[in-house]
RNA sequence: CUCUUAUCAAGAGCAGGCUGAGGGAAUUGGCCCUAUGAAGCCCAGCAACCGACCAAAAGCCGCUUUAUCAGCGGGAAUCAUCCAUUUAUUGGAUUAUUCAAGGCACGGUGCUACGUCCAACAGGAGAACAUCGUUUCUUCUGAAAGAUAAGAG
Numbered sequence: 001c002u003c004u005u006a007u008c009a010a011g012a013g014c015a016g017g018c019u020g021a022g023g024g025a026a027u028u029g030g031c032c033c034u035a036u037g038a039a040g041c042c043c044a045g046c047a048a049c050c051g052a053c054c055a056a057a058a059g060c061c062g063c064u065u066u067a068u069c070a071g072c073g074g075g076a077a078u079c080a081u082c083c084a085u086u087u088a089u090u091g092g093a094u095u096a097u098u099c100a101a102g103g104c105a106c107g108g109u110g111c112u113a114c115g116u117c118c119a120a121c122a123g124g125a126g127a128a129c130a131u132c133g134u135u136u137c138u139u140c141u142g143a144a145a146g147a148u149a150a151g152a153g
Base pairs, nucleotide, nucleotide: 001153002152003151004150005149006148007147008146013043016042017041018040022033023032024031027120028119029118030117044112045111046110049108050107051106053103054102060074061073062072063071064070075099076098077097078096080094081093082092083091084090116145121142122141123140124139125138126137127136128135129133
């Protein structure tokens, strides 16, 4: 750098210290924060992704095994691909992943204004109108992009 999976409305610094002008990822537009101190560093704190540890337990189902989230078979969900079919759709096959959960905060990260600050692309719903529109506004869902963790190349 690329890819995969999961999460992204909660939480944590409005008297900590140093420093001193920008900041909220990038582009555009908007809205904000900021000398009552931005970003950064230290310190403090939050959370619990990974590891370690504690407790319990073969946890979607069945079977097996002196086994510690295992092996085999089956089922369900999600993503992707393929096939068939339809107005929309639906069905089947294959691969991958996942199928309950507690404690702790020792180690590796992360985070500590505003929903990932909001919108941009696609779609749904509602409302407005001298104008009935490829209009405007509000709201919801999804995608894209991004952030973080874990894994692979």